This is a predicted structure of a 74-nucleotide RNA (transfer RNA) from a Chloroflexota bacterium. Rfam family: tRNA. By type it is a transfer RNA. Taxonomically the source falls in Chloroflexota (Bacteria, Bacillati).
Formats: sequence, C1' cells, structure tokens
RNA sequence: GGGCGGUUAGCUCAGUUGGCUAGAGCGCUUGCUCGACACGCAAGAGGUCACUGGUUCAAGUCCAGUACCGCCCA
Repeated sequence: GGGCGGUUAGCUCAGUUGGCUAGAGCGCUUGCUCGACACGCAAGAGGUCACUGGUUCAAGUCCAGUACCGCCCA
C1' cells in the first nucleotide's frame, strides 16, 4: 500500500424487510430481606448507535469519506 471483518450502556454482545419510545446479561445505585455479609426480591440510573456528509416522509440499519481495532496479502 491492497483486501476482508468490526466499532451500539461501565464490560460482553443482540438489534429481522429502514418504521412508532434502542435492548439483554453482568456490573452500578436505592429500598426490602438478614445479627452482618452474600444470595434473593423490587425499583432505578446509565446511550452524540466511532465521526462527517448524503439518500429518504423516516437511518443503529442504505451510500460515500475519515478515524481506530483485528485478520490476510504484498
């Protein structure tokens, strides 16, 4: 330098054919339970969907570019 894949919550990851308010597990916070801790139960907080632009009535999803990570080729 070229090709392919990836980037969504603190972590690991889903997200259908573009469609109403973006989700799960773990973690975190509060309350209950307990002599206390853990477990358990209930509730809650937490997201510029990597960035910029484009298409569309509507984009996490489609298109272009950029950045970063991984693999392969040279």
Annotation: The prediction has a mean pLDDT of 81.